Context: one part of a larger RNA
RNA sequence: CUCUUCUCUAAGGAACUCGGCAAAAUAACUUCGUAACUUCGGGAAAAGAAGUACCUAUGCAAAUAGGUUGCAGUGACUAGGCCCAGACGACUGUUUAACAAAAACACAGGUCUCCGCAAAGUCGUAAGACCAUGUAUGGGGGCUGACGCCUGCCCAGUGCUGGAAGGUUAAAGAAGUAGGUUAUCUGAUGUCAGAAAAAGCUUACAACUAAAGCCCCAGUAAACGGCGGCCGUAACUAUGACGGUCCUAAGGUAGCGAAAUUCCUUGUCGGGUAAGUUCCGACCUGCAUGAAAGGCGUAACGAUCUGGGUACUGUCUCAGAGAGAGACUCG
Numbered sequence: 001c002u003c004u005u006c007u008c009u010a011a012g013g014a015a016c017u018c019g020g021c022a023a024a025a026u027a028a029c030u031u032c033g034u035a036a037c038u039u040c041g042g043g044a045a046a047a048g049a050a051g052u053a054c055c056u057a058u059g060c061a062a063a064u065a066g067g068u069u070g071c072a073g074u075g076a077c078u079a080g081g082c083c084c085a086g087a088c089g090a091c092u093g094u095u096u097a098a099c100a101a102a103a104a105c106a107c108a109g110g111u112c113u114c115c116g117c118a119a120a121g122u123c124g125u126a127a128g129a130c131c132a133u134g135u136a137u138g139g140g141g142g143c144u145g146a147c148g149c150c151u152g153c154c155c156a157g158u159g160c161u162g163g164a165a166g167g168u169u170a171a172a173g174a175a176g177u178a179g180g181u182u183a184u185c186u187g188a189u190g191u192c193a194g195a196a197a198a199a200g201c202u203u204a205c206a207a208c209u210a211a212a213g214c215c216c217c218a219g220u221a222a223a224c225g226g227c228g229g230c231c232g233u234a235a236c237u238a239u240g241a242c243g244g245u246c247c248u249a250a251g252g253u254a255g256c257g258a259a260a261u262u263c264c265u266u267g268u269c270g271g272g273u274a275a276g277u278u279c280c281g282a283c284c285u286g287c288a289u290g291a292a293a294g295g296c297g298u299a300a301c302g303a304u305c306u307g308g309g310u311a312c313u314g315u316c317u318c319a320g321a322g323a324g325a326g327a328c329u330c331g
Stems, first nucleotide, its partner, number of pairs: 001326003005323005011317002015315001020312001028052005037042001039146001053068006069073001081310007088302002093105002109144007121130003147297004152227003157224002159220005166215003172209002176205006184196001185194003228246005255289001256286001267283005
């Protein structure tokens, strides 16, 4: 001098720092005592305070009384720091084996939808299997996510469900039309050539018949989704309950709101500080909130995140001393 080792430190006590990170502090048992809030269970070991050894007496014990003693009696070791406010998620749980443990996933509960059993759904070409040795108080799928109060408007588009009058429409069938072939006929002795042409066979086209689907008609948003603009107006001013107009399927309701969402923005006001881009309470001008991609609350819970306080401390002012292990010197 170094340390993924430790001890102590005057005065101060977070002035350190992104941030009390780290460290310190608290700690056991007994007794007293214990707030807001609350789903009445909790919160709660809340907070806070006192005691703790030994001897004698009483006593089953707990304990009480008296006494003894030390600086110190849970005498060493081991053993919650606490409080206030907010965000998110109800909770216990699960997760990125080896950079993320969370506000993500799950969850009980809610709701929609499919399925009557040889079920729907899934795997497989199939046989077969799962579902299920189950049967709608069951099984599959989607969304939401305890609980409380609630969940507004729009079915024009897309999807799904239902309908079947009309339009369109495939294979297939098919009246018919046209072509090919040829019996037959003419010329020629015949081979052959030519014209017309029945039946049969065959080819092409085809009126017409013809399902689902699509067009069409309805329903459906806890289906995918969507939820306006301009102008004027009240006896100061400002604002606009009110009126007009255009467009739309309908124009965002309740609630919440500079928010995990607010760009401008460190918005404005209030609180907390001597001083606060963070925080809390309001306001509403919501760039670009909003109701099961749920809205707003919420006791309890959280190695979650954010702000404040108390206790405590070498985090710091500002460093110092020591132990240990290295390094170094000798062997």
Model confidence (mean pLDDT): 85 of 100. Large-subunit ribosomal RNA, domain IV from Hydnora esculenta, 331 nucleotides, folded computationally. It matches the Rfam family "Bacterial large subunit ribosomal RNA". A source record names the gene rrn23. NCBI's taxonomy places the organism under Eukaryota, Tracheophyta, Magnoliidae, Hydnoraceae, Hydnora.